RNA sequence: UCAGAUAAAGCCAAACCCAUUGUGAAGUGGGGACGGAAAGCCACGGGUCUUAAAAAUUAAGAUAGCCGGGUUGCCUACA
Numbered sequence: 001u002c003a004g005a006u007a008a009a010g011c012c013a014a015a016c017c018c019a020u021u022g023u024g025a026a027g028u029g030g031g032g033a034c035g036g037a038a039a040g041c042c043a044c045g046g047g048u049c050u051u052a053a054a055a056a057u058u059a060a061g062a063u064a065g066c067c068g069g070g071u072u073g074c075c076u077a078c079a
C1' cells in the first nucleotide's frame, strides 16, 4: 500500500416498543440488536420517498443503513 481474520481494544445500532418534534417522508431521546470496516461527516450525481400552502417535466424537503463520488479516521493476522 492493498486487504479485512473464528484476533484484540473500542464504536455504531435495523425491525419493533415508548416519549417527543414535524402536514409528511422522517428527526431526536430511551429501550432493543438485524446488521455494519467507515452504518463517521458532506445531498455533489443517480435512485427512492414526502408535501399543508404555493407550484406542476417545477418547487420545497427526507434518506449518508440504496448506489456512486468527496473528505477524515481506529486496529491488524495472512499476502
Base pairs, nucleotide, nucleotide: 003076004075011036012035016031017030018029019028020027021026034065040071041070042069044068045067046066047063048062049061050060051059
Molecule: c-di-GMP-I-GGC riboswitch aptamer
Organism: Desulfobacteraceae bacterium